[in-house]
RNA sequence: UAGAGUUUGAUCAUGGCUCAGAACAAACGCUGGCGGCGUGCCUAACACAUGCAAGUCGUACGAGAAAGGGUCCUUCGGGACCUGAGUAAAGUGGCGCACGGGUGAGUAACGCGUGGAUAAUCUGCCCUUCAGUUGGGAAUAACUCAUCGAAAGGUGGGCUAAUACCGAAUAAUGCUGUGAGACCUUGGUCAAUCAGUCAAAGAGAGCCUCUGCUUGCAUGCCCUUGCUGAAGGAUGAGUCCGCGUACCAUUAGCUAGUUGGUAGGGUAAUGGCCUACCAAGGCGACGAUGGUUAGCUGGUCUGAGAGGAUGAUCAGCCACACUGGAACUGAGACACGGUCCAGACUCCUACGGGAGGCAGCAGUGAGGAAUCUUGCGCAAUGGGGGAAACCCUGACGCAGCAACGCCGCGUGAGUGAGGAAGGUCUUCGGAUCGUAAAGCUCUGUCAGAUGGAAAGAACCGCAUGGGGGUGAAUAGUCCCCAUGUCUGACGGUACCAUCAGAGGAAGCACCGGCUAACUCCGUGCCAGCAGCCGCGGUAAUACGGGGGGUGCAAGCGUUGUUCGGAAUUAUUGGGCGUAAAGAGCGUGUAGGCGGCCGGAUGUGUCAGAAGUGAAAGCCCUGGGCUUAACUCAGGAAGUGCAUUUGAAACUGUCCGGCUCGAGUAGGGGAGAGGGAAGUGGAAUUCCUGGUGUAGAGGUGAAAUUCGUAGAUAUCAGGAGGAACACCGGUGGCGAAGGCGACUUCCUGGCCCUAUACUGACGCUGAGACGCGAGAGCGUGGGUAGCAAACAGGAUUAGAUACCCUGGUAGUCCACGCCGUAAACGAUGUUCACUAGGUGUUGGGGGUAUUGACCCCCUCAGUGCCGGAGCUAACGCAUUAAGUGAACCGCCUGGGGAGUACGGCCGCAAGGUUAAAACUCAAAUGAAUUGACGGGGGCCCGCACAAGCGGUGGAGCAUGUGGUUUAAUUCGAUGCAACGCGAAGAACCUUACCAGGUCUUGACAUCCAGAGAACUUGGCAGAGAUGCCUUGGUGCCUUCGGGAGCUCUGAGACAGGUGCUGCAUGGCUGUCGUCAGCUCGUGUCGUGAGAUGUUGGGUUAAGUCCCGUAACGAGCGCAACCCUUGUCCUUAGUUGCCAGCGAGUAAUGUCGGGAACUCUAAGGAGACUGCCGGUGACAAACCGGAGGAAGGUGGGGACGACGUCAAGUCAUCAUGGCCCUUACGACCUGGGCUACACACGUGCUACAAUGGAACGUACAGAGGGCUGCAAAGGCGUGAGCUGGAGCCAAUCCCACAAAACGUUUCGUAGUCCGGAUCGGAGUCUGCAACUCGACUCCGUGAAGUCGGAAUCGCUAGUAAUCGUGGAUCAGAAUGCCACGGUGAAUACGUUCCCGGGCCUUGUACACACCGCCCGUCACACCAUGGGAGUUGGUUUUACCCGAAGCCGGUGCGCUAACCGCAAGGAGGCAGCCGACCACGGUAGGGUCAGCGACUGGGGUGAAGUCGUAACAAGGUAACCGUAA
Repeated sequence: UAGAGUUUGAUCAUGGCUCAGAACAAACGCUGGCGGCGUGCCUAACACAUGCAAGUCGUACGAGAAAGGGUCCUUCGGGACCUGAGUAAAGUGGCGCACGGGUGAGUAACGCGUGGAUAAUCUGCCCUUCAGUUGGGAAUAACUCAUCGAAAGGUGGGCUAAUACCGAAUAAUGCUGUGAGACCUUGGUCAAUCAGUCAAAGAGAGCCUCUGCUUGCAUGCCCUUGCUGAAGGAUGAGUCCGCGUACCAUUAGCUAGUUGGUAGGGUAAUGGCCUACCAAGGCGACGAUGGUUAGCUGGUCUGAGAGGAUGAUCAGCCACACUGGAACUGAGACACGGUCCAGACUCCUACGGGAGGCAGCAGUGAGGAAUCUUGCGCAAUGGGGGAAACCCUGACGCAGCAACGCCGCGUGAGUGAGGAAGGUCUUCGGAUCGUAAAGCUCUGUCAGAUGGAAAGAACCGCAUGGGGGUGAAUAGUCCCCAUGUCUGACGGUACCAUCAGAGGAAGCACCGGCUAACUCCGUGCCAGCAGCCGCGGUAAUACGGGGGGUGCAAGCGUUGUUCGGAAUUAUUGGGCGUAAAGAGCGUGUAGGCGGCCGGAUGUGUCAGAAGUGAAAGCCCUGGGCUUAACUCAGGAAGUGCAUUUGAAACUGUCCGGCUCGAGUAGGGGAGAGGGAAGUGGAAUUCCUGGUGUAGAGGUGAAAUUCGUAGAUAUCAGGAGGAACACCGGUGGCGAAGGCGACUUCCUGGCCCUAUACUGACGCUGAGACGCGAGAGCGUGGGUAGCAAACAGGAUUAGAUACCCUGGUAGUCCACGCCGUAAACGAUGUUCACUAGGUGUUGGGGGUAUUGACCCCCUCAGUGCCGGAGCUAACGCAUUAAGUGAACCGCCUGGGGAGUACGGCCGCAAGGUUAAAACUCAAAUGAAUUGACGGGGGCCCGCACAAGCGGUGGAGCAUGUGGUUUAAUUCGAUGCAACGCGAAGAACCUUACCAGGUCUUGACAUCCAGAGAACUUGGCAGAGAUGCCUUGGUGCCUUCGGGAGCUCUGAGACAGGUGCUGCAUGGCUGUCGUCAGCUCGUGUCGUGAGAUGUUGGGUUAAGUCCCGUAACGAGCGCAACCCUUGUCCUUAGUUGCCAGCGAGUAAUGUCGGGAACUCUAAGGAGACUGCCGGUGACAAACCGGAGGAAGGUGGGGACGACGUCAAGUCAUCAUGGCCCUUACGACCUGGGCUACACACGUGCUACAAUGGAACGUACAGAGGGCUGCAAAGGCGUGAGCUGGAGCCAAUCCCACAAAACGUUUCGUAGUCCGGAUCGGAGUCUGCAACUCGACUCCGUGAAGUCGGAAUCGCUAGUAAUCGUGGAUCAGAAUGCCACGGUGAAUACGUUCCCGGGCCUUGUACACACCGCCCGUCACACCAUGGGAGUUGGUUUUACCCGAAGCCGGUGCGCUAACCGCAAGGAGGCAGCCGACCACGGUAGGGUCAGCGACUGGGGUGAAGUCGUAACAAGGUAACCGUAA
């Protein structure tokens, strides 16, 4: 020392991405009251107009105006003098201009930082001390004259001064040489002697004591200040050294003045700094050289720290001043506002020639997202000059602009509920903005107005007074003190007082999660949002607006950047079996690390001391501004460096020893360890010969192929090559790759054992070197089998494959390359330590024994299991993935990519080293639960099989699709839509269409008015409707009125089968009547989860039993319910009739009976209860008895957790949306009934187990008053008539039909079949045309048992036969229900389908209808190659050679010195040489831009082709290599 979001269905881990924090020289958007303190070109070291930024000194020097004023003169034009004034300006000279100010281009360097060295140095001005300041000379500017030039600027003649210049004298502790000697050590200090040699300048004030002239002066005195020499100090600077100081090794070799020496030159000074000669060195893996980037530091930001990033403002150092080069002057420069040259650019020009350098302060243009005033002042602080006054100072002090930052203040305070109005939301009640406002009572900061009013000022100077030094002095001068006087840009500013009045002063972002804060409307994958995850496809807390809220606040957000979080480069503080990561293996160099004992040393290490670590900053404590920011003072800290004193354990080094690490020798041992030569048998193939005949071979099935020219098969013989069965083994050997017949030779390593020897000789190992399967390459051999490529045959939609037949490289040998593999234990090497058990291989020992085996111990290897411990888990576990030590290698999200470029290697193939742009928010590991598998095991189901009957073919019925239509209303769509909603469309229904109509409405509630309600008839019209008309005055009443109904009117509202079943409730289907689905507690696991629920049995069943870290429980199963099968009890009409009686042609018809059947209420019964066997002493199963019924007796109702966004907004209900003279309502007609076609479900058939005719028998369950309807009569019949009976155990519908008996038909489109059509009718209904059912007569279609395929059914079932009901006026082949007759088959679970449990694999989780790969096509993006081309940078060789210093020279010129002179010395210009900038030529290196074309890569809702991978992924997958 804080974390969070995001990979998954969920989990743990790994791992990236993202967020919350702080900061900023910032910018942008919106907004903006005040003040203080700071800060303000990060880009173009781009170009600059204008002004200013360095001058000063008359107490160094010469010369010296003008305007103006005054006086005088005047010819009135002017002149002279004084003043201005020794002033201005200019010049000589001195000092300064090397400071201050700016910028960061260059620089990877002794540049910077830090600590040292200088015995290798300099230092103007300043301070201290000592000594001096003597005496001369020659010039020159200014000025003047002349002259050239447009100008800038020059040239020549002449005059003149100095603290300018030049000799001479003198001088030392100076310098040079010499150097006895001492101390020290690079050239240091002290120093005797001798020789040589180097100085100077004056100026100002006063005075007369001294001197000289002579009465006040200086050459005198004295003071001040300069000047010269020397020594020292201070300050500043130069140089050298140790250490530290960015990235790239895809930069590995660099270097000729290079490295060293000697001599010389040069410098203030060391030094190859330079030159000559000599030597051949020097640097580099501890990173030279090269490239890229960069000023460094104190510090700043961040961080817990260690670190990381940064180097604005302030401070120290460095570098630069348009670009490049060069020197001069000077104490100091190679000089920002100096000089010279070259170059580029700009300006002036009379075209001849000139001028310039804001990276000083302001300011302009340009660039840019972006950075200020052409301000005031020297009042303060500081600097330059001056003796001083003073002058100069864009340093600096102030002001201006900018919310750019930090800090402070304000925009009011109290009270105030009718919780106002208004807004928003609303469940319509209300809630909220909200004490907020208004109102009332106050205050007065800031801003405004008026008035007052500081501090910053100390000096200096001047005046006066006093004291002191010097001096002869009371002069002068210097110093000190006191008093007075003088000086303010900011600025009438800070501050204070008064006045008035809440008056002038709040915004910005956000509100899905992270992350504090929620609602309405609009929009409808659109518009848009987005930091990440992600929102938006009609109910968006995520877009836009409103209301509300949250956060911060004169600011708030966004963007950018840095650190943090990130332990995500891990020193603190990570990893590498499977997540990224152990090199294929060894030998070994450098390096790193290293056993025991003793001694020495003091490198590291530890402790102390003192030095340094600038100031500022940070931190602490105080002080000053009202506070704070800010600032002042003091302190602490600064982990560092160097010096020194000590300690001596450990480390290092040195010395001496030791034996346990390591090794050597002796004796044994095992082995597919390696190399070479030889030998052997089995098998394949081929050849020869024999036997023998028609096939063989091959496959899922085939074919290609071989064979009558004799194959295959078989026997004998021969040839050749390759590989070595059995033994053979998680056995052995080897470093790894790898090694397998036998014998011999050569040879490496290992193990055991007793003793002896050496004495740490060891471990690891970057580079390096060697070995290294297979494939591949080269040369030459060899080739039996096998076999890439290739050919053919199959398979297939295709099949460049899998399968088959052939077959070449290759496989084999020799020699040489290659150097890779999933080269794997996916586990680097070495050492030590840490429970065991059990195999096995090779040694040794012990006990015992005659001996062997057994047994025990031990060493070395090799396996399995397992504990602690570790691990994300899986797992590892003395052969560690445990605990430690040493060293090496490697990793840092996925893709791009092990790719490109470059280097190295290779004959090639290629290997090795190894990026980036771009792109994604994941990729990944282990484990979990599911789901799935052309994985496995167990089990079940009319699932298959075994059967019976169907469908699919025909005709018709019905539903659907499609098509058609004005409309063919809507819904249902795999199973689980399709005789479904619809238990019944002619009108109605009806929702659809056409036309005609209505608008408070067909229906509900409320209000007002009128009227009873209601009703008869007529007319118009298709009707709705409209007009006219008749009858009728009702009910209750407290007499006020009320209730109901109708009409009219206004508005609230009604209404909608309009949309959304993906907003919903309810209901339903389905898996599935499948046996499952869960929970509590406990336990295990980091966790998801597991356990329970798995296992052994058993069952229809998670049914039960046993076992068991589980023990229990719930929803399901079963049972309880209904029905049916047997019996009993009770009851006995409408049902029944045995016995008794009566009656009839006959019938429970009647009396009666209560037995039976039956009815309908209650009971009994069945529970594996009993017996035997099997089983585990269980559960249970099998068999049996009894029983009406036997193992849930049959049937029904009953449907767990859940799945399918399954179905239904058109049953109903309902949110939201939509329509409102219409999407509502009414009416007439039409449509839902259409018809090239396709499908589903049915009916009837195709016939003789049948059709037809006649006769005869036996049910059950239902329905009936708007009803069922008998008898009787009529009709061929449908039906009509009739109206007894029945509100039903009473009457009716109502004859059951198959069956049975007899007859006929005789296998045919029929005496089968009945469609279709014609005619005639019946019934229902307002009405049968579209569009009903039925009847009769006639007609008599297809169809002769149905392809692929497919459905139902396991017993009273299938099949077959009829009967009834709901709906309904009428209209079933549908649906629901009822009974009659009444089978066949099930070996069995291999297969198909569905399901359950366990297990396994998984890259699936929308869950295999999953996932997913590659080419091609299209669009976009970045990138490699690319003929070349353009530019930058760098380098080699050569050419050129400005300015300048240096060297040489001395034609020319020449004041000081020498010389009598001639001349000389010296100097200057010139010339020559060396060096050298720019430039040029030629050739390289390197970086970057562009580039026709081209290569791959990435990305992109719905493109094409296939199906490679994930399951045994349908040929297991994968690695290397070749084709």